Predicted 3D model of a 75-nucleotide RNA (transfer RNA) from a Myxococcales bacterium. The coordinates come from a structure-prediction model, not an experiment, and the mean pLDDT is 81. The organism belongs to Myxococcales, within Bacteria. Rfam family: tRNA. By type it is a transfer RNA. From the family's description: Transfer RNA (tRNA) molecules are approximately 80 nucleotides in length. It was read from a public genome assembly.
RNA sequence: GCCGCGAUAGCUCAGCGGUAGAGCAGUGCUUUCGUAAAGCACAGGUCGUCGGUUCAAGCCCGACUCGCGGCUCCA
Numbered sequence: 001g002c003c004g005c006g007a008u009a010g011c012u013c014a015g016c017g018g019u020a021g022a023g024c025a026g027u028g029c030u031u032u033c034g035u036a037a038a039g040c041a042c043a044g045g046u047c048g049u050c051g052g053u054u055c056a057a058g059c060c061c062g063a064c065u066c067g068c069g070g071c072u073c074c075a
Stems, first nucleotide, its partner, number of pairs: 001071007010024004018055001026042005048064005
């Protein structure tokens, strides 16, 4: 330098054009003598950045940034 994959909630991930979700973690409540477990509820998001397409973009297109992997060149 080239190619592929990835970036979404605090963590691990799903969602592949039409209202952004799950598990765990957090907070409150129920239960218990108390704790854990369990149950219920609540809260939590610039969907990596900037543009483009579209009535509408997390999703499609381009560039860039970062991470992982592969290939290649020079020394």